[in-house]
RNA sequence: CGGGGUGUGGCGCAGUUGGUAGCGCGCAGCGUUCAGGACGCUGAGGUCGGAGGUUCGAGUCCUCUCACCCCGA
Numbered sequence: 001c002g003g004g005g006u007g008u009g010g011c012g013c014a015g016u017u018g019g020u021a022g023c024g025c026g027c028a029g030c031g032u033u034c035a036g037g038a039c040g041c042u043g044a045g046g047u048c049g050g051a052g053g054u055u056c057g058a059g060u061c062c063u064c065u066c067a068c069c070c071c072g073a
Stems, first nucleotide, its partner, number of pairs: 001072007010025004019056001027043005049065005
């Protein structure tokens, strides 16, 4: 320098064809227990790496850009 991949709550991931962002773990509260763990119930927490564009509507499509990984030179 060229090509490809990944980026979504604290962590690991899903999100198919553009139509109200989800799952597991973790966290908080309550129940249970002598207490803790385990278990059950409830709840908080993300605007989707960043910017711009298309669209009535974008995590999803297009452009630029950043970080990391792989291949080639």
Transfer RNA from a bacterium, 73 nucleotides, folded computationally. It was read from a public genome assembly. Its Rfam family is "tRNA". By type it is a transfer RNA. Its mean pLDDT, the model's own confidence on a scale to 100, is 82.